[in-house]
Context: one part of a larger RNA
RNA sequence: AACGAACGCUGGCGGCAGGCCUAACACAUGCAAGUCGAGCGGGGGAGCAAUCCCUAGCGGCGGACGGGUUAGUAACGCGUGGGAACGUGCCCAAAGGUACGGGAUAGCCUCGGGAAACUGAGAGUAAUACCGUAUGUGCCCCUCGGGGGAAAGAUUUAUCGCCUUUGGAUCGGCCCGCGUUGGAUUAGGUAGUUGGUGGGGUAAUGGCCUACCAAGCCGACGAUCCAUAGCUGGUUUGAGAGGAUGAUCAGCAACACUGGGACUGAGACACGGCCCAGACUCCUACGGGAGGCAGCAGUGGGGAAUCUUAGACAAUGGGCGAAAGCCUGAUCUAGCCAUGCCGCGUGAGCGAUGAAGGCCUUAGGGUUGUAAAGCUCUUUCAGAUGGGAAGAUAAUGACGGUACCAUCAGAAGAAGCCCCGGCUAACUCCGUGCCAGCAGCCGCGGUAAUACGGAGGGGGCUAGCGUUGUUC
Numbered sequence: 001a002a003c004g005a006a007c008g009c010u011g012g013c014g015g016c017a018g019g020c021c022u023a024a025c026a027c028a029u030g031c032a033a034g035u036c037g038a039g040c041g042g043g044g045g046a047g048c049a050a051u052c053c054c055u056a057g058c059g060g061c062g063g064a065c066g067g068g069u070u071a072g073u074a075a076c077g078c079g080u081g082g083g084a085a086c087g088u089g090c091c092c093a094a095a096g097g098u099a100c101g102g103g104a105u106a107g108c109c110u111c112g113g114g115a116a117a118c119u120g121a122g123a124g125u126a127a128u129a130c131c132g133u134a135u136g137u138g139c140c141c142c143u144c145g146g147g148g149g150a151a152a153g154a155u156u157u158a159u160c161g162c163c164u165u166u167g168g169a170u171c172g173g174c175c176c177g178c179g180u181u182g183g184a185u186u187a188g189g190u191a192g193u194u195g196g197u198g199g200g201g202u203a204a205u206g207g208c209c210u211a212c213c214a215a216g217c218c219g220a221c222g223a224u225c226c227a228u229a230g231c232u233g234g235u236u237u238g239a240g241a242g243g244a245u246g247a248u249c250a251g252c253a254a255c256a257c258u259g260g261g262a263c264u265g266a267g268a269c270a271c272g273g274c275c276c277a278g279a280c281u282c283c284u285a286c287g288g289g290a291g292g293c294a295g296c297a298g299u300g301g302g303g304a305a306u307c308u309u310a311g312a313c314a315a316u317g318g319g320c321g322a323a324a325g326c327c328u329g330a331u332c333u334a335g336c337c338a339u340g341c342c343g344c345g346u347g348a349g350c351g352a353u354g355a356a357g358g359c360c361u362u363a364g365g366g367u368u369g370u371a372a373a374g375c376u377c378u379u380u381c382a383g384a385u386g387g388g389a390a391g392a393u394a395a396u397g398a399c400g401g402u403a404c405c406a407u408c409a410g411a412a413g414a415a416g417c418c419c420c421g422g423c424u425a426a427c428u429c430c431g432u433g434c435c436a437g438c439a440g441c442c443g444c445g446g447u448a449a450u451a452c453g454g455a456g457g458g459g460g461c462u463a464g465c466g467u468u469g470u471u472c
Base pairs, nucleotide, nucleotide: 001471002470003469005468006467007466008465009464012344013343014342015341016340017339018337019336020302025300026299027298029297030296031295034061035060036059039058040057042055043054044053045052046051068255069254070253077180078179079178080177081176082175083174086172087171091168092167093166094165095164096163097162098161099133100132101131102130109122110121111120112119113118139148140147141146153160154159181227182226183225188218189217190216193215194214195213196212197211198210199209200208230252231251232250233249234245235244236243237242257278258277259276260275261274280291281290282289283288308334310333311332312331316330317328318327319326320325347377348376349375350374357368358367359366360365381413383408384407385406386405387404391399416461417460418459419458420457421442422441423440427456428455429454430453431452437444438443
């Protein structure tokens, strides 16, 4: 000097930031991802009707983003610089197409099973769900003969879609050089191991996988093993070099009760999806089921220690939708906390008989001290009343009657903490008597203690001041 701090004493206001560093411990409750009726047939409601509204289900898009955490990871994980054998929904540009048919299945209805979660059978129905045929500029495969392969409609008639292909943009997968903690009281490690050929697999290269063949490959320039650790931009300290660190914010990675696995999909091996196993919790009619806060709040526990079960989608952004709009604990706000930084205040001027009181005293006086009282003023902040924004663009403001402005009253409501032996700014008296105690180091205390305790006085900082911890 710094801090995501804590503790003790104290505490007026505002602005801006920050707030589980410990148990990746367990979680009650609510919310955090929906949307589209302009894809579809039903069902319900309103209406005389036209028509309108709502929606369980099928279907589409989105739940791979956003948000959290740092357990694991010493690694192409990250940082930086390169590379070739790849993918890319939505978006942009361009070329072309959008023809004819078919069979199902939810919902609904009927009949069951079950305590529940849920589930079985039958009849029957729709689609932008599924399938076939045609065409196919271009596209893919090819032994160059040929072969394969697409579509979906909706409506307010103006558009929105759908399919194939090419290019782009964006984002991502992969490979490599270099850099990236400690230990040799870890010296040898390795059989898919290292390389080749054939095959498989992938969007793609590759022992990624497999069969065969060869015997390689790494290592004192530290392999392997053990321990520790998310990495970086940065932060902090320092004149710098360097050291320490990686909270908030930003980029990347990894994880989502523990372990494993795939499915769907442009994208996941998927936090609020699925399956299996395990531990734990809950329900049960004992047959069987349900769950996963390292989302936002909140609870218990651990701990020296870390907040509200708040408001709003007004702004910014995201998802869906043609749109209106709906959703959004992302976000924007408000609440709590001196946790930090910054700013302001707790009054200003005059005022000597140097009042009283306190303390000291050589008893004369000295000091507290212009300090108080008193007189003359001011009204920042807080308070009261009135007005009242920008942030939004024609409309729409959670914040918020907030910020701010005007007026009013009255010095009124607002000072503490640590220290005073030397280092180190600041001294006397009383008490105590190696006791009680102090202490960062040196050291104080055993009867005159400037070092303990109290008082008066003084010094320092100030809404803080000290102590402890950690780093330089």
A computed fold for a 472-nucleotide part of an RNA from an uncultured bacterium, annotated as small-subunit ribosomal RNA, 5' domain. The full RNA is in RNAcentral, with records from ENA. Rfam family: Bacterial small subunit ribosomal RNA. Its family is annotated with structural constituent of ribosome and ribosome in the Gene Ontology. Model confidence (mean pLDDT): 88 of 100.